Model confidence (mean pLDDT): 75 of 100. Predicted 3D model of a 391-nucleotide RNA (Bacterial RNase P class A) from Oceaniglobus trochenteri.
RNA sequence: GCGGAUGGCUGGAUGGCCGCGUGUUCCGAAGCCGCAAGGCGAUGGAAUGCGAGGAAAGUCCGGACUCCCAGAAGCAACGGUGCCGGGUAACGCCCGGGCGGGGCAACCCGACGGAAAGCGCCACAGAAAACAGACUGCCCCUGCACGCAGGGGUGAGGGUGAAACGGUGCGGUAAGAGCGCACCGCGCCCCUGGCAACAGGGGCGGCAUGGCAAGCCCCACCGGGAGCAAUGCCGAAUAGGGAUUUCACGGGGUUUCCCCAGGGCCGCUUCUGCCCCGAAAUCCGGGUUGGCAGCUUGACCCCCCGGGCAACCGUGGGGCCAGAGGAAUGGUCAUCCAUCCUUGGGGCAACCCAGGGGGGACAGAAUCCGGCUUACAGGCCGUCCGCGCAC
Numbered sequence: 001g002c003g004g005a006u007g008g009c010u011g012g013a014u015g016g017c018c019g020c021g022u023g024u025u026c027c028g029a030a031g032c033c034g035c036a037a038g039g040c041g042a043u044g045g046a047a048u049g050c051g052a053g054g055a056a057a058g059u060c061c062g063g064a065c066u067c068c069c070a071g072a073a074g075c076a077a078c079g080g081u082g083c084c085g086g087g088u089a090a091c092g093c094c095c096g097g098g099c100g101g102g103g104c105a106a107c108c109c110g111a112c113g114g115a116a117a118g119c120g121c122c123a124c125a126g127a128a129a130a131c132a133g134a135c136u137g138c139c140c141c142u143g144c145a146c147g148c149a150g151g152g153g154u155g156a157g158g159g160u161g162a163a164a165c166g167g168u169g170c171g172g173u174a175a176g177a178g179c180g181c182a183c184c185g186c187g188c189c190c191c192u193g194g195c196a197a198c199a200g201g202g203g204c205g206g207c208a209u210g211g212c213a214a215g216c217c218c219c220a221c222c223g224g225g226a227g228c229a230a231u232g233c234c235g236a237a238u239a240g241g242g243a244u245u246u247c248a249c250g251g252g253g254u255u256u257c258c259c260c261a262g263g264g265c266c267g268c269u270u271c272u273g274c275c276c277c278g279a280a281a282u283c284c285g286g287g288u289u290g291g292c293a294g295c296u297u298g299a300c301c302c303c304c305c306g307g308g309c310a311a312c313c314g315u316g317g318g319g320c321c322a323g324a325g326g327a328a329u330g331g332u333c334a335u336c337c338a339u340c341c342u343u344g345g346g347g348c349a350a351c352c353c354a355g356g357g358g359g360g361a362c363a364g365a366a367u368c369c370g371g372c373u374u375a376c377a378g379g380c381c382g383u384c385c386g387c388g389c390a391c
Base pairs, nucleotide, nucleotide: 001387002386003385004384005383006382007381008380009379010378012336013335014334015333016332017331018330020051021050022049023048024047025046026045027044031040032039033038053362057373058372060371061370062369063368064367065227066226067225068224070272071271072270073269074268075267078223079222080221081220082219083097084096085095086094087093098112099110100109101108102107113218114217118216119215120212121211122210135158136157137154138153139152140151141150142149143148166184167183168182169181170180171179185207186205187204188203189202190201191200192199193198231293232292233291234290241284242283243282244281245280246279247278250260251259252258253257262276263275264274265273300319301318302317303316305314306313307312337360340357341356342355343354344353345352346351
C1' cells in the first nucleotide's frame, strides 16, 4: 500500500421565525359543591421540563402483567428443545469449551442424543443398494475350428453410481481375497489429563453390521389457554324478545328446610369443594360502537470500584429519558458540511486549495421488557489475518 475478517459508535450540524403533543406548578370567567367563608374547576392562559429506533420492522422465541379453566396430584394427547459447562426472570438466547465442516489464515457455520427397540426410504444407472452379488475381466480343467463352448474358482483391476460391504503397502496364491503381516480404521479392556463433552497413550482381537431420524420413531428435559381489542369502573339504551328439537323433573325425614340418589363443573383417574333439577343445540330479531382507568419508575439507564477468560454478578454514587387515543415532534429562511461529478492550480504519490453542480440510507412508538431474524447511502474508531514493497 492492497485485499480480507471481526467488534464498536454514528447516521447531518447551527441559528432565527411560525406551528404541534405531553408532564408538573400556578391562574382561572362556563359550571358544580357549600348556610357562609371558601373549594373544585371544562374550554383556555402563564412558567418550566420532556418528546421515536438501532432496528420502532417481522410477530419468530421467552417472560412480566391481566383474565379464564373450581383447587390439588398423577397420567394421556399435542407441541418444543437436543454435545459439555456456565449466565439469565426465562428462552429455541448469550458466553466459554469440545467435536465436525468451509477457508492459506484471521474467522465463519452446525437441525451436534440414539441406526444393535421397531417400521420405512435410498430414484435413475448398475450384476448387485443390506446380513447383496458377477456386467467386463483374471485363473484352472475339458472339448475344439487359434478362438469359441461348457464346468469350476475369484471378486484384487475396470465399469455404473451420491454411496458397492474396510484403506495403503508387502508377502502369498492356479488366479485372487485380512488368506497372513505392518501401519491406519473398527470393536473390547485399561491408564493419564479434564467438572464434563472429549483428547492422548497402551493392550487384546482379523474384525464387517452402509446412509437417511431437517422420515415415523425411541430417549432426556421443558410446556395450561388467551391476550392491553387483556382486564376493571362509570354512564346510557333495548325486547327480562321469539321459534324449533332433544334429555331430565326420583326417594326419605323432625317438611317454607335437610339427607340420599342422579347429572354437571377437565381428555382420563383419585381426593376435596361448589353449583343445578332444569339444561343443551339451531335459527330469526333488537340494543350498546360513550367516558375514565390500565399508561409508563422499569428483571430501567449511566459511572467508579471489586469478582469472573467471558457472558454476567455485587457494593456504592448519579439520572428520570414520549405516553398519543385516528393518533403529536412539522413548515420556512440562512449558513456550514459528509458522499459523488466536474474545472483550474500545487504535488512522485497519497492528497491539499479554490470555483461550479448536487444533496444525506433503512425507515415511525401504541402495555412493557430480554433476544433472534431481516433492511440499511455515507462517515469514524479499534483489533486481527494474508499478499506485496521500502528502511
NCBI's taxonomy places the organism under Bacteria, Pseudomonadota, Alphaproteobacteria, Rhodobacterales, Oceaniglobus.